Record summary:
Fluoride riboswitch aptamer (crcB RNA motif) from a Gemmatimonadota bacterium, 67 nucleotides, folded computationally. The sequence was found by an Rfam model in a public genome assembly. The prediction has a mean pLDDT of 77. NCBI's taxonomy places the organism under Bacteria, Pseudomonadati, Gemmatimonadota.
RNA sequence: UUUCCGUGAGGCGAUGGAGUUCGCCUUGAACCGCCACGCCCUCGUGGCUGAUGACUCCUACCCGACC
Numbered sequence: 001u002u003u004c005c006g007u008g009a010g011g012c013g014a015u016g017g018a019g020u021u022c023g024c025c026u027u028g029a030a031c032c033g034c035c036a037c038g039c040c041c042u043c044g045u046g047g048c049u050g051a052u053g054a055c056u057c058c059u060a061c062c063c064g065a066c067c
Base pairs, nucleotide, nucleotide: 009026010025011024012023013022016058017057018056019055020054021053033048034047035046036045037044038043
């Protein structure tokens, strides 16, 4: 210096915050949604759903009803 393993800690899971839990990653990482069309094949254009990975709560947004 490089590689591997262990431990600890941290980070991540398409839009915010918190709790619980699951999974993933170890910094050249995990992660960065879907559909259609075009095409220089990875980009361009158009469209759609969702504040969760999952559950619960809060906030924001949207729809409907009542006062």